[in-house]
RNA sequence: AUAUGAUAAUGGCAAACCAACGGAAACGCUGGGACGCAAAGCCUAGGCCUAAAGCAUCGCAUUGCAGAUGCCAUGGUGGACAGGUUACCGAG
Numbered sequence: 001a002u003a004u005g006a007u008a009a010u011g012g013c014a015a016a017c018c019a020a021c022g023g024a025a026a027c028g029c030u031g032g033g034a035c036g037c038a039a040a041g042c043c044u045a046g047g048c049c050u051a052a053a054g055c056a057u058c059g060c061a062u063u064g065c066a067g068a069u070g071c072c073a074u075g076g077u078g079g080a081c082a083g084g085u086u087a088c089c090g091a092g
Base pairs, nucleotide, nucleotide: 004090005089012037013036017032018031019030021028022027035079041085042084043083044082046081047077048076049075054071055070056069057068058067059065060064
């Protein structure tokens, strides 16, 4: 330097679930808790989730809404999968 990931060391993260809080929701956050993770670090225009507001149609009946359906991200996730980027250790 390259490849690789050891029943090694030093450390790290934290699923489900529970409680409080935030949010229309998806979900987030704090504490507890560990199923797992060698990038489960960071970012994201793929993908995926949600649909408050908005728009369209319908309904009601009257210039609107209290309702139904559809579309839509400016909201999320990225620990199914995918892309980018940085990095610890060192048996062989």
The RNA shown here (c-di-GMP-I riboswitch aptamer) has 92 nucleotides and comes from Paenibacillus sp. CF384. The coordinates come from a structure-prediction model, not an experiment, and the mean pLDDT is 79. The sequence is in RNAcentral, with records from ENA.